[in-house]
Predicted 3D model of a 76-nucleotide RNA (transfer RNA) from a Chloroflexota bacterium. Its mean pLDDT, the model's own confidence on a scale to 100, is 80. The RNAcentral record of the sequence draws on ENA. It matches the Rfam family "tRNA". Rfam classes the family as a transfer RNA. Rfam describes the family as follows. Transfer RNA (tRNA) molecules are approximately 80 nucleotides in length.
RNA sequence: GCGCUCGUAGCUCAGUGGAUAGAGCAGCGGACUUCUAAUCCGCAGGCCGUGGGUUCGAAUCCUACCGAGCGCGCCA
Repeated sequence: GCGCUCGUAGCUCAGUGGAUAGAGCAGCGGACUUCUAAUCCGCAGGCCGUGGGUUCGAAUCCUACCGAGCGCGCCA
């Protein structure tokens, strides 16, 4: 330099055009318990890497950047 994959909640991920986006773990409150753990119930938490475009409508499609991973190549 080229190609491919990825970027969504604190963490690991799902969601692949039609609702102001979901799960598990973690966190907070409660129940239970002598207390803790476990278990059960509930709550909070993200506008989806950034900008632009397509569309009536974009996390989802296109594009340019930024970042991460993998492969290939060039120079010395």